RNA sequence: UUCUUAUCUAGAGAGACAGAGGGACUGGCCCUAUGAUGUCCGGCAACCAACAUUUUUCAUUAGAAUGUGUGGUGCCAAUUCCAGCAGGUAGAACCUGAGAGAUGAGAG
Numbered sequence: 001u002u003c004u005u006a007u008c009u010a011g012a013g014a015g016a017c018a019g020a021g022g023g024a025c026u027g028g029c030c031c032u033a034u035g036a037u038g039u040c041c042g043g044c045a046a047c048c049a050a051c052a053u054u055u056u057u058c059a060u061u062a063g064a065a066u067g068u069g070u071g072g073u074g075c076c077a078a079u080u081c082c083a084g085c086a087g088g089u090a091g092a093a094c095c096u097g098a099g100a101g102a103u104g105a106g107a108g
Base pairs, nucleotide, nucleotide: 001108002107003106004105005104006103007102008101013041015040016039017038018037021031022030023029025084026083027082028081042076043075044074047072048071049070050068051067052066053065054064055063056062080100085097086096087095088094
C1' cells in the first nucleotide's frame, strides 16, 4: 500500500511540560491564550491474545457463554460534528441505503 471481514448515537482528567492552531478531504458549522496541538502521566473500552469460571461433547491442545483488564492495538468536544452520491415526496426538515473515512482481526 491492496483485498476480505466486523464495528463506528455509549464511555473516558479543573494533572504536568511546551505553546498556535485544530476538527481526514471539499463545503458548512464549530472548538481554541478560560490554552488548539504534541509529549508524559491519568482514564475509557474490550477488537486480538492471555488467564479464570461455567458449559457442549464418548473425548480433546476443540466449540460456546460469562468475567478479569495481564499483554498487543485503539480511543478520550460535538452521531464518524453535519452534508458531499442515490432513493423515499416538490421544498424546508427527516429517514433509508451506498460511497468516503477511522479502528480491530485476517490475507497478499
The RNA shown here (SAM riboswitch aptamer (S box leader)) has 108 nucleotides and comes from Clostridium luticellarii. Rfam family: SAM riboswitch aptamer (S box leader). Rfam links the family to the GO term regulation of gene expression. The organism belongs to Clostridium, within Bacteria. The RNAcentral record of the sequence draws on Rfam.